[in-house]
Context: one part of a larger RNA
RNA sequence: UGUAGGAUACUUGAGAGGAUUUGUCCUUAGUACGAGAGGACCGGGAUGAACAUACCUCUGGUGUACCAGUUGUUCUGCCAAGGGCAACGCUGGGUGGCUAAGUAUGGACGGGAUAACCGCUGAAUGCAUCUAAGCGGGAAACCCACCUCAAAACAAGGUAUCCCCAUUAAGAUCGUGGUAGACGACCACGUUGAUAGGUCGCGUGUGUAAGCAUAGCAAUGUGUUUAGCUAAGCGAUACUAAUAAUCUGAUUGG
Numbered sequence: 001u002g003u004a005g006g007a008u009a010c011u012u013g014a015g016a017g018g019a020u021u022u023g024u025c026c027u028u029a030g031u032a033c034g035a036g037a038g039g040a041c042c043g044g045g046a047u048g049a050a051c052a053u054a055c056c057u058c059u060g061g062u063g064u065a066c067c068a069g070u071u072g073u074u075c076u077g078c079c080a081a082g083g084g085c086a087a088c089g090c091u092g093g094g095u096g097g098c099u100a101a102g103u104a105u106g107g108a109c110g111g112g113a114u115a116a117c118c119g120c121u122g123a124a125u126g127c128a129u130c131u132a133a134g135c136g137g138g139a140a141a142c143c144c145a146c147c148u149c150a151a152a153a154c155a156a157g158g159u160a161u162c163c164c165c166a167u168u169a170a171g172a173u174c175g176u177g178g179u180a181g182a183c184g185a186c187c188a189c190g191u192u193g194a195u196a197g198g199u200c201g202c203g204u205g206u207g208u209a210a211g212c213a214u215a216g217c218a219a220u221g222u223g224u225u226u227a228g229c230u231a232a233g234c235g236a237u238a239c240u241a242a243u244a245a246u247c248u249g250a251u252u253g254g
Base pairs, nucleotide, nucleotide: 001152005163006162007161008160009159010158011157015149016148017147018146021049022048023047024046025045026044027043033038051106052105053104054103055102059100060099061098062097066093067092068091069090070089071086072085073084074083075082076081110144111143112142117137118136119135120134164253170248171247172246173245174190175189176188177187178186195241196240197239198237199236200235201234202233205229206228211224212223213222214221215220
């Protein structure tokens, strides 16, 4: 831009893509078969491998925005307590998110038409013959079935609802943001408000802060104290910011 009025929501599926793997064990059954040695088809069940998809409850990884320990040096006048730098200085842990080695799920069942092949009936050819007419069976291949996309499928589809001369229906600009994201886009929200920040509470992590008191010459220990601090998590709360405003948008549709 089109889809012969303009919209919102939900859809059909022409067509396209993906997937399609396989082992072992138990049972049937030590049965059929076989002198024995050995040892099944068919059928039923269990559990794996690799692969794929999703997710983060668990186990872990990461976690330079969290906590603690510690070395050197410098600064805050000094003590104490802290800040900077040294690969995040080094070390021990770790929330959210992301993630695999973690968790869950999948390949199926079934149908159609067939290949090689196996058949029925059956002539040409009084027999025979699966084939010439006709009718069956038969594979991970093919078409469905399963998953995803999909009306520019230009034959441009369908259903429901809204709008009819104006501040329309609806959408956008703008703002707060994230389940989204390179930017657009998408999604949530904009005071009739929990969208983000802050605050409060909780959770989680770290592991018992500082100060004071006390024991000790001191290093240090003990008590206050399972403290103090705590990112991205959960809940509550309008304190702050989403104010106000503007624009586009069909003339009942050749």
The part of an RNA shown here (large-subunit ribosomal RNA, domain VI) has 254 nucleotides and comes from a bovine gut metagenome. The coordinates come from a structure-prediction model, not an experiment, and the mean pLDDT is 89. Its Rfam family is "Bacterial large subunit ribosomal RNA". Rfam links the family to the GO terms structural constituent of ribosome and ribosome.